The RNA shown here (FMN riboswitch aptamer (RFN element)) has 134 nucleotides and comes from a soil metagenome. The model forms 100% of the base pairs in the Rfam consensus. Its mean pLDDT, the model's own confidence on a scale to 100, is 84. It matches the Rfam family "FMN riboswitch aptamer (RFN element)". From the family's description: The RFN element is a highly conserved domain that is found frequently in the 5'-untranslated regions of prokaryotic mRNAs that encode for flavin mononucleotide (FMN) biosynthesis and transport proteins.
Order: sequence, then C1' cells, then structure tokens
RNA sequence: CGUUCUCGGGGCAGGGUGAAAUUCCCGAUCGGCGGUGACAGCCCGCGAGCCAAUCCAGGUCCAAAAGACCACCUGGAGAGGCAGACCCGGUGGGAUUCCGGGGCCGACAGUCAAAGUCUGGAUGGGAGAGAGCG
Repeated sequence: CGUUCUCGGGGCAGGGUGAAAUUCCCGAUCGGCGGUGACAGCCCGCGAGCCAAUCCAGGUCCAAAAGACCACCUGGAGAGGCAGACCCGGUGGGAUUCCGGGGCCGACAGUCAAAGUCUGGAUGGGAGAGAGCG
C1' cells in the first nucleotide's frame, strides 16, 4: 500500500401544572472518533443531518447512415456550504484535557403541548479502531 473480516453512542428517577407534556416548570441524567507538551461534550478537526456545483451508471426521448450530445426519470458518488458550547483557582516543565469550584451545549422528522434523553429514518450510515492475508 492492497485486500478480507470483526467492532464501532449514552441518557429524564421523583415531583408540579394540565383534558393532554419522559416535550413546559422544579429536579434528574448522558457525552462518538482522531489530534493535542498530560487524560477534552464545550482547544483543532472529523462523523451522523440538511443543501449542493459536478461526475458516473441504467432507462426514456430524439435519431431510419450511425449512435452520441441535450432534455427528462431512477440510482450512486460528491468539491464545497450550513449546523453547538468554558471560565476562575490549584499542581506542574507542560493541562480551556488532571484536581477544586461555578457555568454552558446538544441534527432532522413525528407527537393530544414545545424533546440532547420518547418514537422514527436506522437490522441504515459512519469518523475511526482492531485482526488476518498478500
């Protein structure tokens, strides 16, 4: 480097209001992957979601020399874009990563009423991790 296989996300107890809420309120609770002078949800990136230039494949149409371009349909890939959050003190050579304290954040669709936590796309995809073989 190629190839095959395996793995690859957690979470509202209890209570209030109400006709109705695990969605509101009190409270509870969770934290993917790589990197980084030392262990990270909130430092730098990546992934899932949405949009998408463009490219590829198949089909239809056009075409009666040929079949291609264009157009349309379906499927796949996809540059790029959109999309969250941290401070103070301590230790130290070094930490927004450890310790102490106080904060903050969380795709889309659905719902008898608004969701990080319920249901769904998803028995999907996936950053990546590991193993075997060459």